[in-house]
Molecule: transfer RNA
Organism: Delftia sp.
């Protein structure tokens, strides 16, 4: 330098055909318990990496950029 893939709550990841952004773990509060852990209930937390484009509507489609991984040279 070229090709492919990845980027979504604090972490690990779903979101399949464009139409309300989700799960598990973690956090907070409460219940249970002599206490802790475990277990149960509730709850908070997201400009979906950045800048544009298409569209009535974009996490999803298109272009560029940034960061990461693998392969090739």
């Nucleotide at each position: 330098g070229c090709u492919u893939c990845c980027a979504u709550g604090g972490c690990u990841c779903a979101g399949u055909u464009g139409g309300c952004a989700g799960a598990g773990c973690g956090g907070u509060c409460g219940g249970c318990u002599g206490u802790u852990a475990a277990c149960c209930g509730a709850u908070a937390g997201g400009u979906c990496g950045c800048c544009g484009g298409u569209u009535c509507g974009a996490g999803c489609c298109c272009g560029g950029c940034u960061g990461g991984a693998a392969g090739c040279g």